[in-house]
Molecule: small-subunit ribosomal RNA
Organism: uncultured prokaryote
RNA sequence: CAUGCAAGUCGAACGCGAACAGUUUCUUCGGAAACUUAGUAGAGUGGCGCACGGGUGAGUAACGCGUAAGUAAUCUACCCUGGUAUCUGGAAUAACUCACCGAAGAAAGGUGUGCUAAUACCGGAUACGUUGAUUUAUCAAGAAAGGUGGCCUCUAUUUAUAAGCUACCGUACUGGGAUGAGCUUGCGUACCAUUAGCUAGUUGGUAGGGUAAUGGCCUACCAAGGCAACGAUGGUUAGCGGGUCUGAGAGGAUGAUCCGCCACACUGGAACUGGAACACGGACCAGACUCCUACGGGAGGCAGCAGUGAGGAAUAUUGCGCAAUGGGGGAAACCCUGACGCAGCGACGCCGCGUGGAUGAUGAAGGCUUUCGGGUCGUAAAAUCCUGUCAGAAGGGAAGAAAUGUAUAAGUAUUAAUACUGCUUAUAUUUGACGGUACCUUCAAAGGAAGCACCGGCUAACUCCGUGCCAGCAGCCGCGGUAAUACGGAGGGUGCAAGCGUUGUUCGGAAUUACUGGGCGUAAAGCGCGAGUAGGAGGUUUGUUAAGUCAGAUGUCAAAGUCCACGGCUCAACCGUGGAAGUGCAUUUGAAACUGGCAAACUUGAGUACUGGAUGGGGUAGUGGAAUUCCCGGUGUAGCGGUGAAAUGCGUAGAUAUCAGGAGGAACACCGGUGGCGAAGGCGGCCCUCUGGACGGUGACUGACGCUGAGACGCGAAAGCGUGGGUAGCAAACAGGAUUAGAUACCCUGGUAGUCCACGCCGUAAACGAUGUCAACUAGGUGUUGGGAUGGUCCGACCCCCCCUGUGCCGCAGCUAACGCAUUAAGUGCUCCGCCUGGGGACUACGGCCGCAAGGCUAAAACUCAAAGGAAUUGACGGGGACCCGCACAAGCGGUGGAGCAUGUGGUUUAAUUCGAAGCAACGCGCAGAACCUUACCUGGGCUUGACAUCCCUCGCUCGCCAUGGAAACAUGGUUUUCCCACUUCGGUGGGACGGAGAGACAGGUGCUGCAUGGCUGUCGUCAGCUCGUGUCGUGAGAUGUUGGGUUAAGUCCCGCAACGAGCGCAACCCCUACCCUUAGUUGCCAGCGGAUAAUGCCGGGGACUCUAGGGGGACUGCCGGUGAUAAACCGGAGGAAGGUGGGGACGACGUCAAGUCAUCAUGGCCUUUAUGCCCAGGGCUACACACGUGCUACAAUGGUCUGUACAGAGGGCUGCGAACCCGCGAGGGGGAGCUAAUCCCAAAAAACAGGCCUCAGUUCGGAUUGGAGUCUGCAACUCGACUCCAUGAAGUUGGAAUCGCUAGUAAUCGCGGAUCAGCAUGCCGCGGUGAAUACGUUCCCGGGUCUUGUACACACCGCCCGUCACACCACGAGAGUCGGUUGUACCAGAAGUCGGUGGGCUAACCUUCGGGAGGCAGCCGCCUAAG
Repeated sequence: CAUGCAAGUCGAACGCGAACAGUUUCUUCGGAAACUUAGUAGAGUGGCGCACGGGUGAGUAACGCGUAAGUAAUCUACCCUGGUAUCUGGAAUAACUCACCGAAGAAAGGUGUGCUAAUACCGGAUACGUUGAUUUAUCAAGAAAGGUGGCCUCUAUUUAUAAGCUACCGUACUGGGAUGAGCUUGCGUACCAUUAGCUAGUUGGUAGGGUAAUGGCCUACCAAGGCAACGAUGGUUAGCGGGUCUGAGAGGAUGAUCCGCCACACUGGAACUGGAACACGGACCAGACUCCUACGGGAGGCAGCAGUGAGGAAUAUUGCGCAAUGGGGGAAACCCUGACGCAGCGACGCCGCGUGGAUGAUGAAGGCUUUCGGGUCGUAAAAUCCUGUCAGAAGGGAAGAAAUGUAUAAGUAUUAAUACUGCUUAUAUUUGACGGUACCUUCAAAGGAAGCACCGGCUAACUCCGUGCCAGCAGCCGCGGUAAUACGGAGGGUGCAAGCGUUGUUCGGAAUUACUGGGCGUAAAGCGCGAGUAGGAGGUUUGUUAAGUCAGAUGUCAAAGUCCACGGCUCAACCGUGGAAGUGCAUUUGAAACUGGCAAACUUGAGUACUGGAUGGGGUAGUGGAAUUCCCGGUGUAGCGGUGAAAUGCGUAGAUAUCAGGAGGAACACCGGUGGCGAAGGCGGCCCUCUGGACGGUGACUGACGCUGAGACGCGAAAGCGUGGGUAGCAAACAGGAUUAGAUACCCUGGUAGUCCACGCCGUAAACGAUGUCAACUAGGUGUUGGGAUGGUCCGACCCCCCCUGUGCCGCAGCUAACGCAUUAAGUGCUCCGCCUGGGGACUACGGCCGCAAGGCUAAAACUCAAAGGAAUUGACGGGGACCCGCACAAGCGGUGGAGCAUGUGGUUUAAUUCGAAGCAACGCGCAGAACCUUACCUGGGCUUGACAUCCCUCGCUCGCCAUGGAAACAUGGUUUUCCCACUUCGGUGGGACGGAGAGACAGGUGCUGCAUGGCUGUCGUCAGCUCGUGUCGUGAGAUGUUGGGUUAAGUCCCGCAACGAGCGCAACCCCUACCCUUAGUUGCCAGCGGAUAAUGCCGGGGACUCUAGGGGGACUGCCGGUGAUAAACCGGAGGAAGGUGGGGACGACGUCAAGUCAUCAUGGCCUUUAUGCCCAGGGCUACACACGUGCUACAAUGGUCUGUACAGAGGGCUGCGAACCCGCGAGGGGGAGCUAAUCCCAAAAAACAGGCCUCAGUUCGGAUUGGAGUCUGCAACUCGACUCCAUGAAGUUGGAAUCGCUAGUAAUCGCGGAUCAGCAUGCCGCGGUGAAUACGUUCCCGGGUCUUGUACACACCGCCCGUCACACCACGAGAGUCGGUUGUACCAGAAGUCGGUGGGCUAACCUUCGGGAGGCAGCCGCCUAAG
């Protein structure tokens, strides 16, 4: 807001009064009349109702609401119950008619004339009670309406009617009741103080007006009051309550449905009527909006029920009925009733029910999964046997209905009455929207009926696949970067179930605003300090009171709701009946302990008095010496000063130094002290003066005078500000010099404000004991300040003990999160004040107050984070401390870094230069040896069950050889032969090995992931550590043990100790080596004996020696001395081959580095399958502007070269080592003895030693590079081998910064062997020869160990973390202004309307002397006043 409905009714208050249609009659057939319709419809007068019921919550912070009272300050229609009365007149008016506004015309409407009725209106009479007045007994004023039914007792007449009587309903006055309402009061009722002052009708009085009624409600006058920190005023928000949700409760949040109250009805204002309204479906005015219009004017108000639009995440039918309940009117029938009863829509909520039950294992199929065996969905299904709720069909079928009316009958009341009427009773009859609904019966049929969320933890429920920090999830923690129980899907599971999740909101958990029930030393939190106002709280005794308090009683706390009992719908939800409860308020009775009030007293709290000493307490004036600086003068000469080192600076114009004199300012050494004083800030030379407080002693006086303290007030370091002084030293700013990458700093040289004084501001500090004030109680010990007491005493400036006061330390109980506090409490209880409520924003913005300014006080929010913080613990770290160790430094020796080459890596290049290793701890590493192979890479050619394994089928047979093509792999063709075992009927069959063909399961992968793994390895580090059990301590993390005193290479050992033990590590046990003994004596050895030779263990022989290789011994701080705790141990010595671990090796704790390796091997997952697999040829891994690592050779004379002469050890050797001898300059070749090795061979050891030459040069150093010629291995040395000879003869003359190794048979130097291997070593692994120097020592560098300390680190300092700037975005503050809302004050204007006034208009009732008057209406004026 379209449309419909939601308030009417009464003819028994009243007057009027149709039509359609029908009948009859008449007719000029156009029609007319009468009757019926019908005294009906209808409008009107009048009465009652419309103020109820229904809706909404805009306003309202208020007597609005709640509760309890009051009304002697009031009203109350209808209803109930009493009383009295209901007498007598009059005048109008609507409807209606006619005319007009009004025009041949919009509507709505309006005006006039004429007529009429009433329970409409107006007089008169009377009126105890009503009102008013006063002389308290009187006076005055003031009312009404009739209607309907019946009857004839009385009266009148004629049967009947009327005057009348009677009944009922009304009317008037009045008493009471009931109900409802008005008003007043106590108490309660949101937030903001960044709202602190508000108020002129304001507060009160008097008088008047007004109202039903009190009242500044209004007016006049008078007074100057009233409210407010117990929160006025202002602002914001909000209807209040019963109740509802939550909570153990106290509380917190809320005010839907139902009930009570209030307010509102388009917005604002004002009134009328009425018992009641300032009135939702009444009227007036103004405004906004909408609609109609003929443009002149009009109409409207769904926050009634439906419904529409809009807004929105979102909220229903334009239904049925008055049958019930209730309401209005009526005498009643009855009418009205979107109240209400029902139905419709919505799983919106609550409740109930169903979607089937029983049996059923081949545990079916299928899905998912799997360790491939199975498991699971799962008795689930199928199948068999049943049942029948709901839905469906058919049939039956309620209760809700009681009344009322009518009819008949009976009784009773009234009355003159058997009439009428009222009441009661009985019988009959009348009324159902829901609805053919609930319910019942029958039929058929398991048939039609299950979803949603979740499954990482909280939190019940787990696997697979996909994805790969993507897609996504997420309430918090957090998941996701290739094995995701966290994403998506699936299977399975869990929870709830016609619902389930999500979102939002409230309470709870939250003791996280703490009344119940918290805190403030360090976590947030004690005002910087004082004296003190309001307030709060307050010693002992007695009496009294009864405000608080306690107990009883009474009233109230509506109903509904909650709770309990019983009952009704099949149960339940729901409903009915009864009961309980209701913390509160009020009244009343009592008690008197406690608190309060009043009165009286007391002395212990507090104060006063007297007396005594202590005191950097404060103010004022004076005064003293030392020192610094400056000035003058003397002496004196070249520096002074300053620093880590310097420079700026001062000084030959005479500084610094030194002596004497002078000036001036500031501060007061020693005493001096966890000593003193003060409220705090703070106070220090000495003296004078003024002044404060505390303390000790005495116990005289007052008699609770006391405590705390919001606000207000005062004091308040330093810095700073204003005015005026002062200024020696010091010293922000500033200047210069240094330092530094820079150095607006630290250091140095200067230096101004300031520091000082006077007066005035500021008002803050880590103003700290980070600990508010007052008093009390609760173990001690030990210092110290001031005072005191009585004992001792050698009589003193003494000592001990005791009391009060102040100030420290330690410590019990107790407290504390811990640290810690602990009679000076942070313990125990009391008083009052202040303060806190996650971090940041923010000791900030805005506003206010203060300030000259600087700024101070008070003090938010948006936004943002998931923490911030305290105390303690374990580690790690420190340019912290203590102790100790290591070729860590130092002391030494030799190198690397420069050259050439070798080798590895990076980079680059490439078809490919395969891959891995990356600080130490990758880089001569994997690789103990890339020409092919290796080989993983590239190019090209080939294969596809495959080069290799297992299974199946078939054919054949092993094998091998030849030819052709080809780079080969391979392809094609030919040829030959017939393997093994068993059986045999000798034909063969079967099996196995092998080869060819075939199909599929599968093979294969040096493809990826070492961050999925096993194993192995590196590293810290051969560092001395790492742990456990029990006990003890701690709330706990943890600690103790393991720390401490010594000692060691060592957590090695000793001692001590709330620890006692134990384990893994250390050490030892094992191997090699150094000495000895013993056994054994060949291939080794040869002293003595014999033999042979030119010579040789060559031979006989021997076991003595060396040696070999078995077994033993030996070394244990065992012995001595010293040191030490008498210990452990250390130092020295003896003996000994060896001495304090003899030397070396193997051996590597708990762990760290997501260290390395998927390319040794193994292995999960992923990927590939005519290729990322396999075969082959060639190439590549060997490239080359460059950079790095590791080495070799050198640069030479301690050398090179030539000649000669010595001495090892450990190894290897049959596809092997290979001798003698011969050839070649040589590599090597020929040769082949010997050797399966203490026998033979490789094999020459080389440095060394002796002699010769070279003579400091790019050389007789150095050997790269290149040319030529060769040798060897091998299928093959071009890419790409090693070696030899001839020739060539580069760089290099000892290496920058930097850096490495080594402490004794070591470094350095010299050669030898081996593995790999066809060949290839400067590498690697071993072996021996020669053989040093140095270590004062632990300050420093590096690494490590123990204790301790700090920490904002824990990915652990390669940590953490701060600020500016750049860009983008968000939020807040400010901003020239601009727009809107709300409000205040002043003014203009002023509709409607009430009230008042007014006169020259108009005027039925009443009065009249008839002129008029009273009264009224309209007009006008005034006050108030909305919009504007």